Background:
A computed fold for a 75-nucleotide RNA from Candidatus Nealsonbacteria bacterium CG23_combo_of_CG06-09_8_20_14_all_38_19, annotated as transfer RNA. Its Rfam family is "tRNA". Rfam links the family to the GO term triplet codon-amino acid adaptor activity. The RNAcentral record of the sequence draws on ENA. The prediction has a mean pLDDT of 81.

């Protein structure tokens, strides 16, 4: 320098054009002598950043950023 992959809740991951979800964790309540376990509920997101296409974008396109992998060049 070139090519590819990944980036979504605190963490691990879904959603493949039509209002962003699950598990774990956190918090509240129930249960219990207490804790754990169990049950019910609540909160938590600018979908890496900035543009574009579209009636509509996490999703398609472009550039950039971070990380991972591969290839190449040179002393």
């Nucleotide at each position: 320098u070139c090519c590819g992959g990944u980036g979504u809740a605190a963490c691990u991951c879904a959603a493949c054009g039509g209002u962003a979800g699950a598990g774990u964790g956190a918090c509240u309540c129930c249960c219990u002598g207490u804790u754990a376990a169990g049950g019910a509920g609540u909160a938590a997101g600018u979908u890496g950043u900035a543009g574009g296409u579209u009636c509509g974008a996490a999703u398609c396109c472009u550039a950039c950023c971070a990380c991972c992998g591969g290839a190449g060049c040179g002393a």